Predicted 3D model of a 94-nucleotide RNA (SAM riboswitch aptamer (S box leader)).
The sequence was found by an Rfam model in a public genome assembly.

This record gives sequence, C1' cells and structure tokens, in this order.
RNA sequence: ACCUUAUUAAGAGUGACUGAGGGACAGGCCCUGUGAAGUCCAGCAACCUAUUAGGUUAGGUGCUAAAUCCUGCGGUUUAACCGGAAGAUGAGGA
Repeated sequence: ACCUUAUUAAGAGUGACUGAGGGACAGGCCCUGUGAAGUCCAGCAACCUAUUAGGUUAGGUGCUAAAUCCUGCGGUUUAACCGGAAGAUGAGGA
C1' cells in the first nucleotide's frame, strides 16, 4: 500500500520552541506574524489489550477552528434534506 468492519453534528491550551502556511483532492468559503504547519508539555476521550469491584488503573494508537467547514454522484428540489461516493480514526485479515 490492499480487503473487511465500527464510528465520524459531542469533547479537548491566553503554554514553550520555531517561523509561512494550512483546512485530504477540485470548486467555494474560511483560519493564520493578535502567529500557519511541525516538535515538546498539557488536555480530550473513540477503539484495542491487560487489570479491577460493574465505575478504576496502566499501556498501544488517535484527536485538540468552523458538522469530515459546505458542495462534488443520485433522488427530491429555490434552498436544504435523504441515500451514496470519497476522506479520517480504531480493530481484524491475507
């Protein structure tokens, strides 16, 4: 990297270092030197493992602007809504 499956409208920094970009892709629309992305600390709590007294504790990932920011294919249709596709995260598999 590939396949299957569950979740995806909740939750989480006035921190330190750094220094220009980022929000998957496309179209929009946003965030950003009142510091982007990244690293450390801190925090949140989804899955798995172990443990325990059922809640607890520890570990392995994960996450910490906006509904996965909205739309992108189809139904309906002014819009939006519904069902998908795609994406993200966890677990299992060959």